RNA sequence: GCCUCUAUAGCUCAGCGGUAGAGCGCCUGACUUGUAAUCAGGCGAUGUGGGUUCAACUCCCACUAGAGGCU
Repeated sequence: GCCUCUAUAGCUCAGCGGUAGAGCGCCUGACUUGUAAUCAGGCGAUGUGGGUUCAACUCCCACUAGAGGCU
């Protein structure tokens, strides 16, 4: 220098162009003499900038960061 892949919640990951989800974690409540466990509820996220579309996490382009490969 070139090619490929990845970027979603505090962490690990899902997500047919049509309401962004799960597990763990955190907070509150119930239960308990108390703690843990259990149960119920809640908070919290689409890397950045453009484009296509009635509508984009999803499709296209660029950038940024990371991983791998070729030379």
The prediction has a mean pLDDT of 82. A computed fold for a 71-nucleotide RNA from a Nanobdellota archaeon, annotated as transfer RNA. It was read from a public genome assembly. The source organism's lineage runs through Archaea, Nanobdellati and Nanobdellota.